[in-house]
Notes: Model confidence (mean pLDDT): 76 of 100. Predicted 3D model of a 268-nucleotide RNA (Bacterial large signal recognition particle RNA) from a Clostridia bacterium. The sequence is in RNAcentral, with records from ENA. The gene name in the source record is ffs. Its Rfam family is "Bacterial large signal recognition particle RNA". Its Rfam clan is "SRP clan". Rfam's curators write: The signal recognition particle (SRP) is a universally conserved ribonucleoprotein involved in the co-translational targeting of proteins to membranes. Rfam links the family to the GO terms SRP-dependent cotranslational protein targeting to membrane, signal sequence recognition and signal recognition particle, plasma membrane targeting.
RNA sequence: CCAUACUAACCGGGGGAGUAGCGGGUCCUUGUACCUGAAAUCCGCUGUAGCAGGGGCUAAUUCCGUUUUUGAGGGCAUCGGCCGGCUUGUCUGUGCCGUAUGCAGCCGCGUUGAAGAAUGGGUCUUACGCAAUUUGAUGCCGUGAACCAUGUCAGGUGGGGAACCAAGCAGCAUUAAGCGGAAGUUUGAAUGUGCCGUAGGGGUGCCUGUUCCGAGCGGUUGGUACGGUCAACGGGGUUGUUCGUUUGUUCGAUCUUACGGUGUAUGG
Numbered sequence: 001c002c003a004u005a006c007u008a009a010c011c012g013g014g015g016g017a018g019u020a021g022c023g024g025g026u027c028c029u030u031g032u033a034c035c036u037g038a039a040a041u042c043c044g045c046u047g048u049a050g051c052a053g054g055g056g057c058u059a060a061u062u063c064c065g066u067u068u069u070u071g072a073g074g075g076c077a078u079c080g081g082c083c084g085g086c087u088u089g090u091c092u093g094u095g096c097c098g099u100a101u102g103c104a105g106c107c108g109c110g111u112u113g114a115a116g117a118a119u120g121g122g123u124c125u126u127a128c129g130c131a132a133u134u135u136g137a138u139g140c141c142g143u144g145a146a147c148c149a150u151g152u153c154a155g156g157u158g159g160g161g162a163a164c165c166a167a168g169c170a171g172c173a174u175u176a177a178g179c180g181g182a183a184g185u186u187u188g189a190a191u192g193u194g195c196c197g198u199a200g201g202g203g204u205g206c207c208u209g210u211u212c213c214g215a216g217c218g219g220u221u222g223g224u225a226c227g228g229u230c231a232a233c234g235g236g237g238u239u240g241u242u243c244g245u246u247u248g249u250u251c252g253a254u255c256u257u258a259c260g261g262u263g264u265a266u267g268g
Stems, first nucleotide, its partner, number of pairs: 001268006010056002012030005020046005034054004063261004073251005079244003083240006091234001093233002095229006103222007116212008124201006130194002132191006140181004149174004157166003
C1' cells in the first nucleotide's frame, strides 16, 4: 500500500419554554437523517450530562477536530404604524355655558308711537252660578188586555104564567203595565264644552287697555374678547396585543472551502 473480517464513532440539527445545569418528550423552524417503551403535578442524567431494550452501516470526500462561505428561522431591545385599556381640564384645541347695557350682515315691526315706567286685565288655578252638549224621568200624541181591567153588552143562557130580572161571551169604547213617535212643558245627572258671570288665589313667562315719555326694538347667521365646565372627540402621559423592506445585538440549521487526526485481526 492492497484485500478480507470486525469494532469505536455515526444513524439529524437549531431556537423558545421548562431546569441549578444537560438531554428527552412538548411548541416553532430546517430538512429527510433507525425501531420499541415511559415521560408536564414531567422522565432520565451530572460539564465525558438522556435512561431501558433491539437493529443498521462503517475506518473514510461519509467519523472526529479546527477553519472559510452562505444565512432559513428564532430570541431580546429600540423605532414606527393599526387597534384597545387607564389617566390628565395646571391642555383650553373641538363641543357646551355665561358675560360684553357688545361687533358685522340680512329680515321684520315702529311718529297710525319702539323700548321703558306706573296702573288694570287676560292666559293659569279654586269654589259657586248660568248657558251649551249628551242622557234619564215627567208631560203630549198614537198603539195597547180572548179569559184572571172598567163601561156597555147583540146573539145565546138561566129564573119567572107574564111583565121583567140576573150572570155574561163576541164586538165596541175608555184605560193599566208595556211599546213607539214627535216635541222640548217641568225637572235630574255628567263634562278635555264657553268672544259667560261672581268671589278669591297666583304673578316665572306671554298677550293686551289707559296714562307719562319720545326713537328704537325683535329675530336669525357669522365671527371677536374674557371667564367657566366636561374625560364625548382631539391633544399629552403610560400600558397591552399585533404588524413591519426600521435599527442594534444574540443564537443559528442548511450549503460551501481548506487543513489535520483516526482502531483491531488475518493474509499478500